[in-house]
RNAcentral holds the full RNA, with entries from SILVA. This is a predicted structure of a 354-nucleotide part of an RNA (small-subunit ribosomal RNA, central domain) from a metagenome.
Context: one part of a larger RNA
RNA sequence: UUGGGUCUAAAACAUCCGUAGCUUGCCUUGCAAGUCUGUUGUGAAACUCUGUCUCUUAAGGGCAGAAAUGGCAGCGGAUACUACAAGGCUAGAGACCGGGGGACGCAAGAAGUACAUCCAAGGAAGUGGUAAAAUACGUUAAUCUUGGGUGGACUAACAACAGCGCAGGCAUCUUGCGAUAACGGUUCUGACAGUGAGGGAUGAAGGCUAGGGGCGCAAAAUGGAUUAGAUACCCAUGCAGUCCUAGCAGUAAACACUGUACACUAAACUUUGUGACCUCCUCGAGAGGUUGCUGAGCUGCAGCGAAGGCGAAGAGUGUACUACCUGGGAAGUAUAGCCGCAAGGCCGAAACUU
Numbered sequence: 001u002u003g004g005g006u007c008u009a010a011a012a013c014a015u016c017c018g019u020a021g022c023u024u025g026c027c028u029u030g031c032a033a034g035u036c037u038g039u040u041g042u043g044a045a046a047c048u049c050u051g052u053c054u055c056u057u058a059a060g061g062g063c064a065g066a067a068a069u070g071g072c073a074g075c076g077g078a079u080a081c082u083a084c085a086a087g088g089c090u091a092g093a094g095a096c097c098g099g100g101g102g103a104c105g106c107a108a109g110a111a112g113u114a115c116a117u118c119c120a121a122g123g124a125a126g127u128g129g130u131a132a133a134a135u136a137c138g139u140u141a142a143u144c145u146u147g148g149g150u151g152g153a154c155u156a157a158c159a160a161c162a163g164c165g166c167a168g169g170c171a172u173c174u175u176g177c178g179a180u181a182a183c184g185g186u187u188c189u190g191a192c193a194g195u196g197a198g199g200g201a202u203g204a205a206g207g208c209u210a211g212g213g214g215c216g217c218a219a220a221a222u223g224g225a226u227u228a229g230a231u232a233c234c235c236a237u238g239c240a241g242u243c244c245u246a247g248c249a250g251u252a253a254a255c256a257c258u259g260u261a262c263a264c265u266a267a268a269c270u271u272u273g274u275g276a277c278c279u280c281c282u283c284g285a286g287a288g289g290u291u292g293c294u295g296a297g298c299u300g301c302a303g304c305g306a307a308g309g310c311g312a313a314g315a316g317u318g319u320a321c322u323a324c325c326u327g328g329g330a331a332g333u334a335u336a337g338c339c340g341c342a343a344g345g346c347c348g349a350a351a352c353u354u
Stems, first nucleotide, its partner, number of pairs: 004325003007308002012322001014202004021195003025089006033082002035078008048066007092192001093189003096185003104178007111155002115151008126137002163170002207248006216242002221237004259321006267299001269297003273293008303310002327354003337346003
C1' cells in the first nucleotide's frame, strides 16, 4: 500500500460555519467527452505454444504459424448510464404566514434570604473546633438575643429520567434588543442540496495583561494536631484566585469515550412542544381518551456484536463525504516550523529497548 477497522482492544477533529474537491431529485431534447462496439495502423526480435526440419538421439538450433504484448492512435457506428448544453417539474432544500413553547444569547433595572462587618441596646464567662484535642477568639465584654447601617457574592424550595443551546454551557423577577428549533398553512423560489482538505468563528475550569472590586470560599504559606516520620488527610488562619470591564490564551474523562447527512426495518410503556378528532362537562384558559408530527427516556423482536451490550435517538440494512488507527516503551518527548506577553499550544520523529 491493499485489506480490515475506529462505544469498551490502536483509532471520530471540542463544536459549528464554509472554500476547493468528491457526491447528488424527476421529465424532455441535443451532443457524443467518459462508456460499448466494428475496422485500420502500430505494439522489433529473442521468449511461450503448435507443426516440421536438422546436428545418429537429447538438450540445442533453423523455418512456418499461432498466441501474447492487457496499450496507444486514426476512421465509422450505438446512446442506457455519467458528464456537458438547452428547456421544464416539485417530492429534497429554502423563503413567507399563523398561534404557541423554552434556565437560548446580550444589555439595563429591580428584588430576596443567608453571610461578613460596623453602630446601639440587652446580657455575663466562656466561645470555637474535633474521634479526642490544641492552635485561635474572649472582662478593652466575645459567643448569644434585638434593632439599624454598609458590603460583596449567590439565586434555596419549585426541580423532573423535565426544558433550551452547535458545543462549551444556561436557573430570582421585569423590560428592551437579537436568535434557533418544533407544529400547522401550502402562498413563493425551483435542486438553490450533502459532506468538507486548507480556512474562519465559538469554546468549561485554571492561567496571563491592564484597571476596578474583594463578603464568603480558598491553591501557596503559617500555626495546631495525628504519626516512627506527615512537606498529607483533620483543625485555626490565610496571599493570589474566584466577581466586574477590556484583551490574550485555546486546552479538559471538551464523554454517550459513539463524525455528519439521507432512506428503510416489530411491539409495549413514560414524558416535552404542537396539530386533528371523540366523549363528558359546573361551559372554565375544564376533565378524560384516540391519533399525526417533533424532542427526551426506559424495556424489547429481528438483526448486529468477541462479549458487555446496541436495538427507529443502532453499535441493524444500505448510500455519500470527511477525520483518524496499524505492537508496547522511548513520547505527545527531541528537532525544525507556525502561534503566544509568558505559561504553553499546534504539528510531530528516531536511535535504542522489548

Record summary: Its Rfam family is "Bacterial small subunit ribosomal RNA". The prediction has a mean pLDDT of 87.